[in-house]
RNA sequence: GCCAUCUUAGCUCAGCUGGUAGAGCAUCGGUUUUGUAAACCGCAGGUCGCGAGUUCGAGUCUCGCAGAUGGCU
Numbered sequence: 001g002c003c004a005u006c007u008u009a010g011c012u013c014a015g016c017u018g019g020u021a022g023a024g025c026a027u028c029g030g031u032u033u034u035g036u037a038a039a040c041c042g043c044a045g046g047u048c049g050c051g052a053g054u055u056c057g058a059g060u061c062u063c064g065c066a067g068a069u070g071g072c073u
Stems, first nucleotide, its partner, number of pairs: 001072007010025004019056001028042004049065005
């Protein structure tokens, strides 16, 4: 220098053919316990890497940039 894949909650990851963003774990609150842990119930937490384009509508499609991983030279 070139190619491919990836970037979504604190962490690990889903999200189908474009139609109001979800799970598990963790945090917080509650029940239970003499107390802690475990178990069970519930709440909260997101400019979907950044910027543009297409569209009535973009996490999803297109382009540019940044970053991560792998491969080639």
Molecule: transfer RNA
Organism: Candidatus Magasanikbacteria bacterium CG10_big_fil_rev_8_21_14_0_10_47_10